RNAcentral holds the full RNA, with entries from ENA and SILVA. Predicted 3D model of a 387-nucleotide part of an RNA (large-subunit ribosomal RNA, domain III) from Candidatus Hoaglandella endobia. Lineage of the source: Bacteria > Gammaproteobacteria > Enterobacterales > ant, tsetse, mealybug, aphid, etc. endosymbionts > Candidatus Hoaglandella. The prediction has a mean pLDDT of 83.
[in-house]
Context: one part of a larger RNA
């Protein structure tokens, strides 16, 4: 300089009531603007107490603050089943022996580690100030232990199956969702007219179990032999015969229906209240109709650039063991342990020194209008970006 730029998205705020020393910003209620493929709603990595409750206002907060992700105290986070650990395994890491090396070390065999992937059993309601597939209520399911009862050849670090996988397209069949009609409760007019073919709200219900459906896959089913599968094989493979055969069989599937469900929710009406809310009570609860990017399903069908692995599972034996042990089924019982769970998560809690117009995978996806997740207006939820 100077009490001068700036106070950080131009989405907007206005009045009444409250508490307070003091109200443009704090609570409440009524208006009003905003966003809605988001400026809502789960998370994932990251943060680490910010999350709820009393309290406080010195200094944080670009301004005031009785208010805050500030300060002070208290108080949250409950799991066989969620996600981790426990079982595999890529890429990659270690690495017994083992080979290289002046020495430090290096590579790399069996092995052992290592998810971003395989495998693996739970849903709906209620409930807290703060947690919930976790807790309570109801109904269920998983592997193991022991215990009886029935049947019976059982065995692996080995063999086979299987688990197993591209891109793009196209059409079917359905669901979630959407709409509307029926039903059920209520409402009736501020300025002409509306008692009705009117207005306004509700009409929700899972996993599991039982059935096995459109549909997709494979020829199937017996016997026999058998130079393959590092031994063995009844299992796979390869050979020949018989029968049925283009529908049967298997196998595999969304969904539907049935149960679960005489529960639960459930407008709303009643009582009570510190006005926050708390007990009670409880109506329809059908059907048409559209219809997904979700799901049968990488099923089908084309294409080249030719698209993991291991293990759980299933099956063969082998060494053994065959009154045992084991193995399969039913029922009964026991325990199921540890570690994560609060909150924010397109953000004032994460990277940006700042409560910073940057940036941050993954999931959900209503209504009108529209090919559309575009675009506008708007629900349900959220906010008016701290002068």
């Nucleotide at each position: 300089a100077a009490g001068u730029a700036a106070c950080g998205a131009u989405a907007a705020a206005g009045c009444g009531g409250g508490u307070g020393a003091a109200a443009a910003a704090c609570c409440c209620g009524c208006u009003c603007g905003c966003c809605g493929g988001a400026a809502g709603a789960c998370u994932a990595a990251g943060g680490g107490u910010u999350c709820c409750u009393g309290u406080u206002c010195a200094a944080c907060g670009u301004u005031a603050a009785u208010c805050g992700g500030a300060g002070c105290a208290g108080g949250g986070u409950a799991a066989g089943u969620c996600g981790a650990u426990a079982c595999c395994u890529a890429a990659g890491g270690c690495g017994a022996g083992a080979c290289c090396g002046a020495a430090a070390g290096g590579u790399g065999u069996a092995g052992u580690c290592g998810a971003u992937g395989g495998a693996c059993a739970a849903c709906a309601g209620g409930u807290u100030a703060a947690u919930a597939u976790u807790c309570c209520u109801g109904u269920a399911c998983u592997a193991g232990g022991u215990g009886u009862g029935a049947c019976u050849g059982c065995g692996a670090a080995g063999u086979g199956g299987g688990g197993a996988c591209g891109a793009a397209g196209a059409a079917a069949g359905c669901u979630a969702g959407g709409u509307u009609c029926g039903c059920c409760g209520g409402a009736u007019a501020a300025c002409g007219g509306u008692u009705a073919u009117u207005c306004c709200g509700g009409u929700u219900c899972a996993a599991g179990c039982g059935u096995g459906u459109a549909g997709g896959u494979g020829g199937a089913a017996a016997a026999a032999g058998u130079a393959g599968g590092c031994a063995a094989a009844u299992c796979c493979g390869c050979u020949u015969u018989u029968u049925c055969a283009u529908a049967a069989c298997a196998u595999u599937a969304a969904g539907g229906c049935g149960u679960g469900a005489u529960a639960a929710c459930g407008a709303g009406c009643c009582a009570c209240u510190a006005c926050g809310g708390u007990g009670g009570u409880g109506a329809a609860g059908g059907a048409a109709u559209u219809a997904a990017u979700g799901c049968u399903a990488c099923g089908c069908u084309u294409c080249c650039a030719g698209g993991a692995a291991a293990a759980g599972c299933c099956u063969c034996u082998a060494a053994g063991c065959a009154u045992c042990a084991g193995g399969u089924u039913a029922c009964a019982u026991c325990a199921a342990a540890u570690c994560g769970u609060a909150c924010c998560c397109a953000a004032a809690a994460c990277c940006g020194a700042c409560a910073c117009a940057g940036g941050u995978g993954g999931u959900c996806a209503g209504g009108u209008a529209g090919a559309g997740a575009a675009u506008a207006c708007c629900c349900a939820g959220g906010c008016g970006c701290u002068u």